[in-house]
Molecule: SAM riboswitch aptamer (S box leader)
Organism: Blastopirellula sp.
């Protein structure tokens, strides 16, 4: 580097130290954080329960339960949004006219894509 399976709207510092200008995955449109020092590195705390470890029992299809260790997170819903499909719905229009069609939007879901982590293969 590529890949397979899983999860991604919950939870977790306004903490010390350092260090300087951006950054919150990115090619985009937005919106946000940031010299009241963000990102970032280190330390201390803390979520959480992917993996090893222990415990339990209705032994489970996707069980419970601890939290030693390896990992991950610890603003904003992966901070929204982009593509496609479907429902519902505004406006315009068009009809064989109390029904249905099509352009353009807005909301939901669903999925896909792309991205993040754990776990494994090559």
């Nucleotide at each position: 580097u590529u890949u397979g399976c899983a999860u991604c709207a919950a939870g977790a510092g306004u903490g010390g130290c350092g260090g300087u200008a951006g950054g919150g995955u990115u090619u985009u449109g937005g919106c946000c954080c940031u010299g009241c020092g963000a990102c970032c590195g280190c330390c201390c705390g803390g979520c959480a329960a992917c993996c090893u470890g222990g415990c339990c029992c209705c032994c489970g299809u996707c069980g419970g339960c601890c939290a030693a260790g390896g990992u991950g997170c610890u603003a904003c819903a992966g901070c929204c949004a982009g593509u496609c499909a479907a429902a519902u719905u505004g406006c315009g229009g068009c009809u064989u006219u109390u029904g249905g069609c099509c352009u353009c939007g807005a909301u939901u879901u669903g999925a896909a894509c792309c991205g993040a982590u754990g776990c494994g293969g090559c």